[in-house]
A computed fold for a 72-nucleotide RNA from a Thermosynechococcaceae cyanobacterium, annotated as transfer RNA.
Its mean pLDDT, the model's own confidence on a scale to 100, is 82.
RNAcentral holds the sequence, with entries from ENA and MGnify.
The same sequence occurs in records of 2 taxa.
Its Rfam family is "tRNA". It is annotated as a transfer RNA.

């Protein structure tokens, strides 16, 4: 320098262009001699940034940023 892949909750990750979910962690409660385990509830996301396409974008397109890989 070129090419490819990835970026969604604190972490691991789902979501056919049409309602952004789950598990773990953390919070509250139940259970009990107590802790752990188990059960229940609630919270937690402007989806890396900026534009574009579209009635509608996490999803498609462009540039950029960051990470990983390959080639030189």
């Nucleotide at each position: 320098u070129g090419c490819c892949c990835c970026a969604u909750a604190g972490c691991u990750u789902a979501a056919u262009g049409g309602c952004g979910g789950a598990g773990c962690a953390g919070g509250c409660g139940g259970c009990u001699g107590u802790u752990a385990a188990c059960c229940g509830c609630a919270c937690g996301g402007c989806u890396g940034u900026a534009g574009g396409u579209u009635c509608g974008a996490g999803u498609c397109c462009u540039a950029c940023u960051g990470g990983g890989g390959c080639a030189g």